[in-house]
Context: one part of a larger RNA
RNA sequence: GAUGAACGCUAGCGGCAGGCUUAACACAUGCAAGUCGAGGGGCAGCGAGAGUAGCAAUACUUGUCGGCGACCGGCGUAAGGGCGCGUAACACGUGAGCAACAUACCCCUAUCCGGAGGAUAACCGGAGGAAACUCUGACUAAUACUCCAUAGCAUCAUCAGACGGCAUCGUCUGAUGAUUAAAGAUUUAUCGGAUAGAGAUUGGCUCGCGUGACAUUAGCUAGUUGGUCAGGUAACGGCUGACCAAGGCUACGAUGUCUAGGGGUUCUGAGAGGAAGGUCCCCCACACUGGAACUGAGACACGGUCCAGACUCCUACGGGAGGCAGCAGUGAGGAAUAUUGGACAAUGGUCGGAAGACUGAUCCAGCCAUGCCGCGUGAAGGUUACAGUCCUAUGGAUUUUAAACUUCUUUUGUAUGGAAGCAAUAAGGUGUACGCGUACACCGAUGAGAGUCCCAUACGAAUAAGCAUCGGCUAACUCCGUGCCAGCAGCCGCGGUAAUACGGAGGGGGCUAGCGUUGUUC
Repeated sequence: GAUGAACGCUAGCGGCAGGCUUAACACAUGCAAGUCGAGGGGCAGCGAGAGUAGCAAUACUUGUCGGCGACCGGCGUAAGGGCGCGUAACACGUGAGCAACAUACCCCUAUCCGGAGGAUAACCGGAGGAAACUCUGACUAAUACUCCAUAGCAUCAUCAGACGGCAUCGUCUGAUGAUUAAAGAUUUAUCGGAUAGAGAUUGGCUCGCGUGACAUUAGCUAGUUGGUCAGGUAACGGCUGACCAAGGCUACGAUGUCUAGGGGUUCUGAGAGGAAGGUCCCCCACACUGGAACUGAGACACGGUCCAGACUCCUACGGGAGGCAGCAGUGAGGAAUAUUGGACAAUGGUCGGAAGACUGAUCCAGCCAUGCCGCGUGAAGGUUACAGUCCUAUGGAUUUUAAACUUCUUUUGUAUGGAAGCAAUAAGGUGUACGCGUACACCGAUGAGAGUCCCAUACGAAUAAGCAUCGGCUAACUCCGUGCCAGCAGCCGCGGUAAUACGGAGGGGGCUAGCGUUGUUC
């Protein structure tokens, strides 16, 4: 000097930041991932309409309309958010490579969208169970599922030709054969579906170099190292299997043990270095512990499934349920770290044609001097000078222009009044353009924060100063008390009767809404 700090004393305000460093300990409760009726069958509930009965109130019926719980289906749930257990590794950083790869949604291009079928959930009926839930009969739909047709392109096989390169080889053209596709909705505006190519984006894999400690760790290794064949993968590869060979790594530190997420960066320092990796950004890893796959473009999946385990809870004892390292919050641990808040107004995300819905992402507010920055606690004048404290050589000196007092100001405060920006646009309307359904311009709802920031007016010095220190280092001295006691102390050292070093007082120097101590680091 720095700090995610803590402790002691003290404390007026604002802005901007930060806030479990310990137990990846256990978690009550609420919320954190839904959406689409313009895919579907339907109608539990709500509103409207209609009908029946009734004089009426009202009751009942009806998917007819708005819409819609549960259900089938699509997309999303692999993002966003959290944490740092593990990992000394192609994990990360940097630079290359893939002639060995994938990529939903999005953009562009080309072509296509013909026909048929069988189910199943919901609903209804029945059964079991304490529950979780399960079983069963009959029925039904789809952009769910299956089959057929078509096949330029694609994939595979064979053949021919051309061009190219980077070793294995790659690309293109042609011929023959084989295989593979689709889905409709509709308010007629559109939104979709299939195949292929290309782009963009995102990922996968490989390699060079860099990236801790210990040699009081010196040898390690059998899928081990390589080959052949096969399997597997999006893809290369001992990734896996069979067979064959006997290799591979290592004092340029293998192996082992310990420690640790990496980087951008941060602190310090003249630099070289040293230390750190909290907040923010990128990458990685993880989601009660261990293992596994399924679905899918993408996971071996935080709020999915299955198995095992520990723990907690429910139980009718037969059996079940759960996973805050999401946001709040609780207990525990600890020197120590916040609200069970508001809103989707903005930015962004998912779904949707849109309106919109959801969004503890996000934006805000609350708490904390935890830090940085700014402001204030008044300003000017004011005596040959009062009281008190304190010192004294009794003359005086000091606190001290300090106060009182006079004049002034009103930041801040209190009160009253006004009052933002953040809002761009959506639906819709008007206009312009053209390739005629799109774009652009103008108008046109919407604000959580918040009646907040800010502004104006009124009032009145009014509402606002402490902390540690004064022997030397180190700026700042006297008196009293104590008497090697009580005590101080970062180091040197003070204290045994004149202590500038202990305790108090007066005075002084220092910093200031903080000050001092402690911890860590340069």

Predicted 3D model of a 522-nucleotide part of an RNA (small-subunit ribosomal RNA, 5' domain) from an uncultured bacterium. The prediction has a mean pLDDT of 82. The RNAcentral record of the full RNA draws on SILVA.